[in-house]
Record summary: Bacterial RNase P class A from Thermoleophilia bacterium SCSIO 60948, 369 nucleotides, folded computationally. The gene name in the source record is rnpB. Rfam family: Bacterial RNase P class A. Rfam describes the family as follows. Ribonuclease P (RNase P) is a ubiquitous endoribonuclease, found in archaea, bacteria and eukarya as well as chloroplasts and mitochondria. RNAcentral holds the sequence, with entries from ENA. The coordinates come from a structure-prediction model, not an experiment, and the mean pLDDT is 78. The source organism's lineage runs through Bacteria, Bacillati, Actinomycetota and Thermoleophilia.
């Protein structure tokens, strides 16, 4: 170049002009300053916060599940291991336990779905039936029979599971050897299980050895080991009119007329709880450190200054926060047409949707130096 993998990233952009929300400054007019996402979205995990609730330990009920590590936690992330796919980069995997707990279910189709079975088939070694009849005994009335031994058959009993035939799946494969005919029955090799080594922190891996050979399903019950107390920021919280309740105290004079005194009015008046309207916090860059707290440092991100040759440094400001309601409009350029979508307590994470584009790592192939 072509063709694939696997990772980061932006995801209209400037300018002007009116507007909206927040915060700072300003007597004010007003000025300065910030204002949506990589998913703000599903609300499925995990947390923090709040308030309930709880001696301890169990059950019953959920949720997790190779292994080692990160975490505040995790079904989340990284590294590894097994297992399947791919010429490879690399991808997928709800990945404990199916021999020493137990029980359950494997539709059709099939012999036969787990206490293995026998349809076609294979043999018939042994027994048993029939025929033969060189050969050997025995007996004969001498025609001949009988009896083992042999040879041939038949498949009766009986043997076998190799080979066909069913199925997702058939009681370890492949070969040799064996045998009547088979068969882990014997060997070799390969697959697994068991048990010893030997490495790894460990899952595991390599290697010896023992014919031990054992269907699947746990996304059926269960078993084993580890996690979970409930409801969510309409959590909760602080101040607190107004009526309406207590308690004192008042016509022997409350309270008010500006402290006192005198006078004048003449029925309230002070406290308490609870908290209704209401208002506020809870609520904002950091699940960063240090303080008991005020506060202090550190650490991103932006914008303004300065100083350095560069790399970079210092210093000063600022970081959506709702009436759960802003975060826009119009206008001009400009690439060439801008997808999916819009905070509502908060953070990790997953999944899910998304036009266009930009980078970089590594594979394969062909080709050139």
């Nucleotide at each position: 170049g072509c063709a694939g993998u696997c990772g980061g990233c932006c995801g209209u952009g400037c300018a002007g002009u009116c507007g909206c929300g927040g915060g700072a400054g300003g007597u004010g007019a007003c000025u300065c300053u910030c204002g949506a996402g990589g998913a703000a979205a599903g609300u499925c995990c995990g947390g923090a916060c709040a308030c309930c609730g709880c001696a301890g330990g169990g059950c019953a009920g959920g949720g997790c599940g190779g292994u080692g590590g990160g975490u505040a936690a995790c079904u989340c992330c990284c590294a590894c291991c097994c297992g399947g796919g791919g010429c490879g980069a690399c991808c997928c995997g709800c990945g404990g336990g199916a021999u020493c707990a137990g029980u359950g279910c494997c539709a059709c189709a099939g012999a036969a779905a787990a206490c293995a079975c026998a349809c076609c088939g294979c043999c018939g070694a042994u027994g048993g039936c029939g025929c033969g009849g060189c050969g050997a005994g025995c007996c004969u009335u001498c025609g001949g029979g009988c009896u083992c031994a042999c040879g041939c058959g038949c498949a009766c009993a009986g043997g076998c599971a190799a080979g066909g035939u069913u199925g997702a799946a058939a009681a370890g494969g492949u070969g040799c050897g064996g045998u009547a005919a088979g068969a882990g029955c014997g060997c070799a090799c390969c697959g697994g299980c068991g048990u010893c080594g030997u490495g790894g922190u460990g899952a595991c891996a390599c290697g010896g050895c023992g014919g031990c050979c054992a269907g699947g399903u746990a996304a059926a019950c269960c078993c084993c080991g580890c996690c979970c107390g409930g409801u969510g920021c309409a959590a909760g919280g602080u101040c607190a009119a107004g009526c309406a309740g207590g308690a004192u105290c008042g016509a022997u004079g409350a309270g008010c007329c500006g402290a006192c005194c005198c006078g004048g009015u003449g029925a309230g008046a002070u406290c308490c709880a609870g908290g209704u309207g209401g208002a506020c916090c809870g609520c904002a860059g950091g699940a960063g450190c240090c303080g008991c707290g005020a506060g202090g440092c550190c650490c991103c991100g932006g914008a303004g200054g300065g100083c350095u040759c560069a790399g970079g440094c210092c210093c000063u400001c600022c970081g959506a926060g709702a009436c759960g309601g802003a975060u826009g409009a119009c206008u001009g350029c400009a690439c060439c047409a801008g997808a999916c979508a819009g905070a509502a307590u908060c953070c990790g994470g997953c999944u899910u949707a998304c036009a266009g584009g930009c980078c970089g790592g590594c594979u394969g192939c062909g080709a050139g130096c």